This is a predicted structure of a 95-nucleotide RNA (c-di-GMP-I-GGC riboswitch aptamer). The coordinates come from a structure-prediction model, not an experiment, and the mean pLDDT is 79.
RNA sequence: UAUUGAAAAGGCAAACCUGCUGAAAGGCAGGGACGCAAAGCCAGGAGCCUAAAGGAGCUUUCGGGAAAGCUGUCAGGGUUGUCCGGCUGCCACAU
Numbered sequence: 001u002a003u004u005g006a007a008a009a010g011g012c013a014a015a016c017c018u019g020c021u022g023a024a025a026g027g028c029a030g031g032g033a034c035g036c037a038a039a040g041c042c043a044g045g046a047g048c049c050u051a052a053a054g055g056a057g058c059u060u061u062c063g064g065g066a067a068a069g070c071u072g073u074c075a076g077g078g079u080u081g082u083c084c085g086g087c088u089g090c091c092a093c094a095u
Stems, first nucleotide, its partner, number of pairs: 002095002004092002011036002016031006034081001040087003044084003047079004054074001056071007
């Protein structure tokens, strides 16, 4: 240095609960630990989730053009603890 993850120290924190926030997905804080060697950072690519307002399509109602509902995911939002990619990085049994 590379591989790797046996030990120790330290770190993070799923589900769930409480509060705040958001239309929702979700996020933040506290509690809590299923797990994690990048579960540190970056939504760039794929996947997945969401669908209030905007766009599109359909239906209904009144009718001028609107309103309501549905679909759907185009822009939008979210997820890095789904994977890929980029940047950085602790320890050291063993090879």